[in-house]
This record gives sequence, C1' cells and structure tokens, in this order.
RNA sequence: AGGCCUGUGGUGUAACCGGAAGCAUGGCGAGCUCCAACCUCGCCGGUCCGGGUUCGAAUCCUGGCGGGCCUG
Repeated sequence: AGGCCUGUGGUGUAACCGGAAGCAUGGCGAGCUCCAACCUCGCCGGUCCGGGUUCGAAUCCUGGCGGGCCUG
C1' cells in the first nucleotide's frame, strides 16, 4: 500500500427475507431472612460515527474510525 472479515447496554450474546432491539450477567431498589447468601419482583443501561436508499435500516449502499487475518 492492497484485499477479506468484523463492530449491538459495564460484560457475553440473539434479532428469520428490512417491520417496535430480546436474553443472560451486572448495578440499583423492594420482598424474603434475626443479619447475610440463595431465591422472587421491579427499575437502569445498547445498535462505532457521518451520509444515502426506503413508508420503515442493527440489517442494504457509501465514506470514515477501531479491531482481526492475509498478500506485498
């Protein structure tokens, strides 16, 4: 320098062919308990960034940024 793959809460992962982003864990609160743990319930928190297509984008296109691999 070129090519390919990839990016979703703090963490790990789903989302079929484009149709309201789910689960687990975590944090906080409550219940339970003599206290705590376990358990139960509730709440909080996310699509890497910009643009485009579309009635509608995590998903498709495009330009960046980060990470990984390959070639020279």
Molecule: transfer RNA
Organism: Gaiellaceae bacterium